[in-house]
RNA sequence: AACGAACGCUGGCGGCGCGUUUUAAGCAUGCAAGUCGGACGGCAAGGUGCAGCGAUGCACCCUAGAGUGGCGAACGGGUGAGUAACACGUAAGUGAUCUGCCUCUGGGAUGGGGAUAGCCUAUGGAAACAUAGGGUAAAACCGAAUAAGGUACGUUUUAUUAAAGUGGGAUGUAUGAAAGCAGCUACGGCUGUGCCUGGAGAUGAGCUUGCGGCCCAUUAGCUUGUUGGCAGGGUAAGAGCCUACCAAGGCGACGAUGGGUAGCCGGACUGAGAGGUUGGCCGGCCACAUUGGGACUGAGAGACGGCCCAGACUCCUACGGGAGGCAGCAGCUAAGGAUCUUCCGCAAUGGGCGAAAGCCUGACGGAGCGACGCCGCGUGAACGAAGAAGGCAGAGAUGUUGUAAAGUUCUUUUAUGGCAGGAGAAUAAGCGGAGGAGGGAAUGCCUCCGUGAUGACGAGAAGCUGUGAAUAAGCCACGGCUAAUUACGUGCCAGCAGCCGCGGUAACACGUAAGUGGCGAGCGUUGUUCGGAUUCAUUGGGCGUAAAGGGCGUGUAGGCGGCCUGUCAAGCUUGGUGUAAAAGGCCCCGGCUCAACCGGGGAGAUGCGCUGAGAACUGGCAGGCUAGAGUUUAAGAGGGGGAGUUAGAAUUCCAAGUGUAGGGGUGAAAUCUGUAGAUAUUUGGAAGAAUACCGGUGGCGAAGGCGAACUUCUGGCAAUAAACUGACGCUGAGGCGCGAAAGCGUGGGUAGCGAACAGGAUUAGAUACCCUGGUAGUCCACGCUGUAAACGAUGUGCACUAAGUGUUUGCGUGUAACGCAAGUGCUGAAGCCAAGGUGAUAAGUGCACCGCCUGGGGAGUAUGCCCGCAAGGGUGAAACUCAAAGGAAUUGACGGGGGCCCGCACAAGCGGUGGAGCAUGUGGUUUAAUUCGAUGAUACGCGAGGAACCUUACCAGGGUUUGACAUAUAGAGGGAUACAUAAGAGAUUAUGUAGCUGCUUGCAGCCUUUAUACAGGUGCUGCAUGGCUGUCGUCAGCUCGUGCUGUGAAGUGUUGGGUUAAGUCCCGCAACGAGCGCAACCCCUUUCGUCUGUUACCAUCAAGUAAAGUUGGGGACUCAGAGGAAACUGCCGGUGACAAACCGGAGGAAGGUGGGGACGACGUCAAGUCAUCAUGGCCCUUAUAUCCUGGGCUACACACGUGCUACAAUGGCGUUUACAGAGUGAAGCGAGCCAGCGAUGGCAAGCGAACCGCAAAAAGAACGCCUCAGUACAGAUUGGAGUCUGAAACCCGACUCCAUGAAGGUGGAAUCGCUAGUAAUCGCGCAUCAGCAUGGCGCGGUGAAUACGUUCCCGGGCCUUGUACACACCGCCCGUCACACCAUCCGAGUUGGAGGCACCCGAAGCCGGCAGCCUAACCCGCAAGGGAGGGCGCUGUCGAAGGUAUGUCUGGUGAGGAGGGUG
Repeated sequence: AACGAACGCUGGCGGCGCGUUUUAAGCAUGCAAGUCGGACGGCAAGGUGCAGCGAUGCACCCUAGAGUGGCGAACGGGUGAGUAACACGUAAGUGAUCUGCCUCUGGGAUGGGGAUAGCCUAUGGAAACAUAGGGUAAAACCGAAUAAGGUACGUUUUAUUAAAGUGGGAUGUAUGAAAGCAGCUACGGCUGUGCCUGGAGAUGAGCUUGCGGCCCAUUAGCUUGUUGGCAGGGUAAGAGCCUACCAAGGCGACGAUGGGUAGCCGGACUGAGAGGUUGGCCGGCCACAUUGGGACUGAGAGACGGCCCAGACUCCUACGGGAGGCAGCAGCUAAGGAUCUUCCGCAAUGGGCGAAAGCCUGACGGAGCGACGCCGCGUGAACGAAGAAGGCAGAGAUGUUGUAAAGUUCUUUUAUGGCAGGAGAAUAAGCGGAGGAGGGAAUGCCUCCGUGAUGACGAGAAGCUGUGAAUAAGCCACGGCUAAUUACGUGCCAGCAGCCGCGGUAACACGUAAGUGGCGAGCGUUGUUCGGAUUCAUUGGGCGUAAAGGGCGUGUAGGCGGCCUGUCAAGCUUGGUGUAAAAGGCCCCGGCUCAACCGGGGAGAUGCGCUGAGAACUGGCAGGCUAGAGUUUAAGAGGGGGAGUUAGAAUUCCAAGUGUAGGGGUGAAAUCUGUAGAUAUUUGGAAGAAUACCGGUGGCGAAGGCGAACUUCUGGCAAUAAACUGACGCUGAGGCGCGAAAGCGUGGGUAGCGAACAGGAUUAGAUACCCUGGUAGUCCACGCUGUAAACGAUGUGCACUAAGUGUUUGCGUGUAACGCAAGUGCUGAAGCCAAGGUGAUAAGUGCACCGCCUGGGGAGUAUGCCCGCAAGGGUGAAACUCAAAGGAAUUGACGGGGGCCCGCACAAGCGGUGGAGCAUGUGGUUUAAUUCGAUGAUACGCGAGGAACCUUACCAGGGUUUGACAUAUAGAGGGAUACAUAAGAGAUUAUGUAGCUGCUUGCAGCCUUUAUACAGGUGCUGCAUGGCUGUCGUCAGCUCGUGCUGUGAAGUGUUGGGUUAAGUCCCGCAACGAGCGCAACCCCUUUCGUCUGUUACCAUCAAGUAAAGUUGGGGACUCAGAGGAAACUGCCGGUGACAAACCGGAGGAAGGUGGGGACGACGUCAAGUCAUCAUGGCCCUUAUAUCCUGGGCUACACACGUGCUACAAUGGCGUUUACAGAGUGAAGCGAGCCAGCGAUGGCAAGCGAACCGCAAAAAGAACGCCUCAGUACAGAUUGGAGUCUGAAACCCGACUCCAUGAAGGUGGAAUCGCUAGUAAUCGCGCAUCAGCAUGGCGCGGUGAAUACGUUCCCGGGCCUUGUACACACCGCCCGUCACACCAUCCGAGUUGGAGGCACCCGAAGCCGGCAGCCUAACCCGCAAGGGAGGGCGCUGUCGAAGGUAUGUCUGGUGAGGAGGGUG
C1' cells in the first nucleotide's frame, strides 16, 4: 500500500459495486423449459338452439386437460471436486473432418400402403403403473417412380507436391427423395410458409503440432499395446483408437517414472523497475452435476432439472414393491471468526416455440438486508473578550480549555409537512395513407409518413413550496521509532506491550481526568500478500578470521576458448505484414450538479507467426598461421616413489668375570629390584626398532607425506639453444584413483615405547595428572576403512599492477660485482578490507570454470537410501525454541599471567587478645516495656563527654485538647505575681490571704477564657534530599583545551630511559599547554640571638631563718611572652648521560620531606545519619500531641567484641626517702587544727589563681619480712557495720571498715598492636557531672629489642599479556540428578486412506453369434404358406461395484524406551 475479510467501539444521507473464501456436507417448500390447433385425431366443463312432461338426447359455438407429431430441451444458470494434461495460453495445421436453425443459389415435390396413441370396454395393483380386446388421424411410419447435382467404384485429363498423396474437369456402372398447411380466388390458379435433394457462405465444433507457465532426486531408472510395420476393423475425421501377425524398440540427468499441490488465462495487488503474490466479482476456455459405470435419441450429449445398472443416503408402503438428487433462484440444518429476501416483474435487454397475437424465461431488469468496499454531501455560517461560569494545572501571579460557549445577525444542503408532475425511460403490433418491384387480379412482399395499447422499479429521480439551527460525531493515539503532556489513583499489584521495554510510593509507558495530535461516518485491532529486504543478489550479495573452498589429483558430459582469409545466415540487427478478443490499465473527449460509475476515440501491448535486407560480433563449414599447449636432443638439482643389500651408535635380554649393599624413582615417598649378589664395570652373544651430528622459515611431492649408506626400476620439475606438431587449450557435475593417525581382518614379528589393566602415591574423593609394571598397538606382508584444526582455516588456470632485503637451483657473460628464469622467506607503496591484516606466493585489478553459504539452538541428530566385516562414513531434515548467536577492535575489571615498586604486609623482634574473675558494648532470649539507631573490613567502652527521679524517645495507670511551646485576629473578663489550707500518688482541682508596671488616663504590657487560622510529632521514607561523617587512602593519582591518529569506540599527552616519599624532577617523544591532587605556605616541638620581666627566677651584693628567693635588690641564668635567625643537597669527593638524582663526608642544635599535627584529588561503597540540625513527600490531630506517678532502658540458660585485675619472687608486704608535666577551682578548690581505724565530719585561713588550693606523683632508691605454697599471690563473691551525694540510693550509686577468700599456675585453633623517646611499664590531670569512670581526651616519668631481606600472606601503584567478565572473579558458566510442561524419534502392535499386480464373481449396455418364440406394410405365391426385415429370448468378448491374495506408499493411535527444548 492492498483485501470477497473478521472482531471491538461508534453510526446522518445518497450514488455505484460486492456479499458461504469453511464440509463438491445434507436438504422441507415453491419456482428455474417449454411451445405450436396455421401438422393430427378429437374434446370435459360452459354457452346457444331444437326435441321431449321430465330424465335426457341431438346440433352449433367455445375452449381446459391429456395424447400423436414438429422444434427446443446440448443454450442460458451453478460450482471448482477432479485434472500437471494439448487441460489452458499463444502461434500454426486440417490436402484427415462434421455443422440443425440462418443467408445466397440450383433441381424437385409423382403415385400408393399398412399401422398406432388418444378414445371405448375389461383386468391386475396400496401406489407407481401395467396388461388384454375393439376401433381411429397425420407433415408419424413403409414400399414404388423420377435423379440435374450428390455418394461409391473404374477410366481419363489438369493443377499442386521432394514423395506418398490430394484438389478441379470429363465419362461409365451402381445407389439414394419428398408433406403438406394457411390465405385469396375469376375455381384455372396465385401467394406465403413448410418438405426433399445439391452447391457456396456464415456460425459452431472435432482432431493434430511448435513454444510457455508448480514443488520434491530422502522419487533414477520407466515401458509389453509398450515403439514401429503389414493387414483388417472402427470413427464425421488422422492415429495402437481396437484386433491378429512381425520386428525390438520407445522415454530419461536439457529430470523420464513416482509422489505432493493446483482448474488455466485476460487480468488483480504490490514494486522505481526487474520481480513477488494471486486467479473472488466481470469476460474466454476446460471439467463436473449424490458416487461409479453405460449407452440411447439427436445436427449437436455420452445429457445438472433425460434413460438403464451398481453403491451409499433419505422418504412412502397394504412389506409384495416404489420414489428422490438445490455445485439453478430464494430458503433450512449443520460447520465456522464469517457472508443476504422462501421479494416484484417479464415494462426493458436476450433466449425458446409460434405465421402472428402470444405463451414460457429465479437468464435478466429491479427492489430488500449488510458502513463489506469505493465515491460524494452534511452535522451550520459570520460577528462575538466581561478573555464569563465550570473543569484542569500552578506556591502564587496566572495559564489553558478559548471565539470555543452564551449573545446578535444570517443561511436551509440535509430533515420534516405539503404541492404539482404521469415529464424522460418508448419503441411499436394493429389501423390509415403514400410510393416501388412483380403480376391478369386479390391477398401478399419492400420502403416511407401519420396514429397507436402496454411500467415491475414507483409514494422513484430531478423540480416547487412552508417550518426551523432546527434531525446528525466518533474512534485511536500522546516513552522512542512517531505527530501529540500534565495531574491524580495504583505500588513488580492491577495492568500495558509491534520492537526496545514500562509498573517494587514522586509512572510523560498501567487506570482516570483535563489538554493535545491524527483520521473522520468512521476509527482501531487481528489475519493475509507485496514493499522496505542488495535478507536467494538477472538488474543486485558473498566464502583467510563473521555462515561458506570439495583432503588431493586425474578426467567424462557440459561451459568457455589464440591469429588470418573465404563462405553460410542459426544467434544478432533492421524494414514490412498477420495476430495478440472484449472488458481492464494509460492519454484525450463526453454523460449523470461533482466524483465513484458509465460512454466514445486513440496510443500501447517488450509475445508468436510469415516475409524481405545486412554481415561487424558469436556460431557452422572450408583453408592457412605460430605468440597458447606439446614433442625430441644436449647439459641439472632433489629426504619424490617401489624393490633389494649393507652399516654403526644406543636400548633391552642372555652367559661369564670383577665387586658389595644398596639400586631405582619422586615435590617428598612408596609399589618395584637386590645378600638366591642387584646397581656399577669388563668381555662375548641375541633381538627388534629408529637413523645423532650434517639439518637450515633448506630440498622434493598434487595432497597425505618424505631423512643412515649403496645398487636397481620409475614419476615429476626448471632455464637456455635448435628442430618439429599446429589450438591439440582452461575448467570440470557425475566417475575413477590417491589419501596422516587411530581402527578392522589374516599371517608373521615384538628391543624400546605404550591405550586398556594392576599396584604405589596424591587427594575430602582421584575411575586423573606423578611413579613401578604392562596387554592391544606401534613394525612387516596382503586386504579393508576414507576420516582430521586433511590449515595458508585462502579452489584451479591465465593476464596485468611501486620498491627493498635474504636464501635454493639453473643460465647469461661484462666474473668478489651485475642481470635473467623458476622456487622459497621477511619488510613494505598504491589498492583492498568491518577491523586485525593482506600486499607480484594478493585477501589488488580483470577473465573462464567448478565447489560452497543464507540467524542461533535442535543437529551433522532423526529417518530413508548408498558404502563398510565391524567401528562407522556419505547424503541429510522437521517439529519445537530463543532474540539473539557471531567477527574484529576499544576502555575497564580480573588472573593460583609476567615485569617494576611501595606499606608493621610478611619476615626479625617486644608485648598482648583467645583460657579465669569482673567491667562495658552487642547478639539472642525474656518482658507490660526491656525506646531507637549503628552490623565484614568501614557496627559491637559506637551515637552516650557519664539512664536512681529528670534525662526518656519505651511500658502501665491517671489527666488536658488552640493545647507544654510560637505568631496573628476578633470578642469577653481580669490586677501579673507570691503565700497558705484541703482532697489526691501526683498532674490537677477547690478555697483563702497578700499583691502590678509604663504612661499619651484609657491604651499598651501581663494573665484567664471563647472562636478561628494554626501549634505539636524522637511518627515513616538516609533508596526523594541538604549538611556532616566513615572507608579505599596521605594511596599518587584524576582530568581538560587545542592539535594529531583512527570509519568508530577511543588513543596520544599520562607511554619510554633514569630518579623520587610523590604524575617528584630530568632526558627523549605528535604533541604543546593547563587544572584538581603531591610538595610548600599554617601550628607544636628542637637550637640560638633580640626585646619585655611578675605572682616566675636567684649568679653577684646585702639582710635573715630551725629550714626556705623568705626579704632588699638584680635583669645575668632558668622560665614565660612577643618577634626574629637557622637547613637550601648550600659545600667537598664519587656514581650517573654533561641531566635529574643517589652514595659518602665536612660543618652544625638539627641533614637530606629533622619529629609530630592540621590539611584528604576525580571518584567508589544507592556506605552512615530524617533520633544533632535543616528539608520534599506521606501519615496522626480529644492523639502517633502534651502533663504526671510508678516501672523499664540495669532482665539472664547462653554467644561474641573491647577492656580492667591477676595467675606472682624482675614479685608481694612493712618502714623510710627522691624527681614531673599538663591542667583545673566560686552553688568551687579547700590549706591547717580537732574527731574518727577509715570513708568522712566539725571549725576554718587563703584563692576567680605563674600568687592560694586540688597535690600524695608513681614506678624508682634504701632497709627488713615472705621462699614457691592456690601461698603474706590473686582478689571475685557473700555477711555485718558505716560514710557521702541527693526530695529519694528497694528495683538501681560510689566509697570506707571488719569478716569471707571463688576462679585463676601464662591460656587450643586462631588472632592484634608496635620501627624510637616508639613498644612496654608507671603514675597525674581534665571533660561530662548533685553523685557515679576499668571508658574517652590529654600529660609527663622510666625506657628497650629487631628489620637478613621481598620468595610467600594481605592491601596498593605503573607497564604489559589473556579473557566467553562489564552488577566487572563474591563474575561467567558445564554436565548429571529431582520436578512440571511441550514437540519429536523408535516401538510389540492396532486402525484408516491411496494406488499397483494376479485371480474370482460379473449388473446395465454396445458389439458379435444363434438351432428357440413372436411378427402389419415389401417380395414370391390364386391361396395356404414361404422369404427379407424387425422384436423377444439365449449366448460370447469387454465390462462398474464387490470378493480373495500379495507386497508398496501414507495418516491416526500405542504399553514402553530414547534423546531434545523451556521453566
This is a predicted structure of a 1463-nucleotide RNA (small-subunit ribosomal RNA) from an uncultured Spirochaetota bacterium.